[in-house]
RNA sequence: GGGCGGUUAGCUCAGUUGGUAGAGCAUCGGCCUUACAAGCCGGGGGCCACAGGUUCGACCCCUGUACCGCCCA
Numbered sequence: 001g002g003g004c005g006g007u008u009a010g011c012u013c014a015g016u017u018g019g020u021a022g023a024g025c026a027u028c029g030g031c032c033u034u035a036c037a038a039g040c041c042g043g044g045g046g047c048c049a050c051a052g053g054u055u056c057g058a059c060c061c062c063u064g065u066a067c068c069g070c071c072c073a
Stems, first nucleotide, its partner, number of pairs: 001072007010025004019056001027043005049065005
């Protein structure tokens, strides 16, 4: 330098014939317990790496950039 994949909640990851986002764990509150853990119930938390473009509408399509990983030179 070239090619491919990835970037979504604190962490690990889902999420498309484009229609305003979910799970598990963690965390907070309650129940239970003498207490802790486990278990059960409930809550908060992200406008989706960044910037443009297309569209009535973009996490999703297109372009560029950044970072991470793999391969080639």

The RNA shown here (transfer RNA) has 73 nucleotides and comes from Desulfovibrio sp.
Rfam family: tRNA. It is annotated as a transfer RNA.
The prediction has a mean pLDDT of 82.
The sequence was found in a public genome assembly.